[in-house]
């Protein structure tokens, strides 16, 4: 230098499935009753649909969900496992623009890991995630030391062992 193979945790990472609960008695949908001309398709602009055989909006009542997120088992694949930002491509909502999502790609950029607090965002949510700052714990190497412990300081393109090669 390669190149294999492992360590970090019993809350390590991420995925799929099953359940339970929460989203909610909401959104829809149906029916009377009041209203009386608008209403929908994320925005806009155009086009398209419904509307006096009665929009919008209010009330009563009858019905009445799914998704994303969560907890719990089980399985799989792993230890940049993985998460975020950034560019770029392509899909989605009638077109066009533009907002947003989702997915590919790019060792481009950041983060060892987990957890508690605060703040901002995200969502129905005092959960959950993201990011950003602060704690102590922990794992890893380096230096010092009074050395089975402490201090300090780094970072994962890092650490450890193993072969090979210079």
């Nucleotide at each position: 230098u390669g190149a294999u193979a492992g360590a970090g945790g019993u809350u390590g990472c991420a995925u799929u499935u099953u359940u339970c609960a929460u989203c909610a008695g909401u959104a829809g949908a149906a029916a009377u009753u009041u209203g009386g001309a608008u209403g929908u398709g994320g925005c806009a602009g155009g086009c398209a649909c419904a509307g006096a055989a009665g929009a919008a909006g209010a009330a009563u009542u009858u019905u009445g969900a799914a998704a994303g997120g969560g907890g719990a088992a089980a399985a799989u694949g792993c230890c940049g496992a993985a998460a975020g930002g950034a560019a770029a491509a392509a899909c989605a909502g009638c077109c066009u623009g533009u907002u947003u999502g989702u997915u590919u790609u790019u060792g481009c950029c950041u983060u060892g890991g987990g957890c508690a607090u605060a703040c901002a965002g995200u969502u129905a949510a005092g959960a959950g995630c993201u990011g950003u700052a602060u704690g102590a714990c922990u794992g890893u190497c380096a230096u010092c030391g009074g050395a089975u412990c402490g201090a300090u300081g780094g970072g994962g393109c890092g650490c450890u062992a193993u072969c090979a090669g210079a």
Molecule: Lysine riboswitch aptamer
Organism: pig gut metagenome